Predicted 3D model of a 73-nucleotide RNA (transfer RNA) from Candidatus Cloacimonas acidaminivorans str. Evry. Lineage of the source: Bacteria > Cloacimonadales (SeqCode) > Cloacimonadaceae (SeqCode) > Cloacimonas (SeqCode) > Cloacimonas acidaminivorans (SeqCode). Rfam family: tRNA. Gene Ontology term of the family: triplet codon-amino acid adaptor activity. By type it is a transfer RNA. The prediction has a mean pLDDT of 82.

RNA sequence: GGGCGCUUAGCUCAGUUGGGAGAGCACAUGCUUUACACGCAUGUGGUCGGGGGUUCGAGUCCCUUAGCGCCCA
Numbered sequence: 001g002g003g004c005g006c007u008u009a010g011c012u013c014a015g016u017u018g019g020g021a022g023a024g025c026a027c028a029u030g031c032u033u034u035a036c037a038c039g040c041a042u043g044u045g046g047u048c049g050g051g052g053g054u055u056c057g058a059g060u061c062c063c064u065u066a067g068c069g070c071c072c073a
Stems, first nucleotide, its partner, number of pairs: 001072007010025004019056001027043005049065005
């Protein structure tokens, strides 16, 4: 220098026809317990890496850019 993949909640990750942003863990509150843990219930938390474009509508499509990983040179 070239090619491919990944980037979504604090963490690990779904989201495959373009239309509701989600799961588990973690965290908070309540119940339970003498208390803690476990368990149960409820809840908080998001610039979907950044910027731009297409579209009535973008996590998803297009362009550009950053970071990480792999391969080739």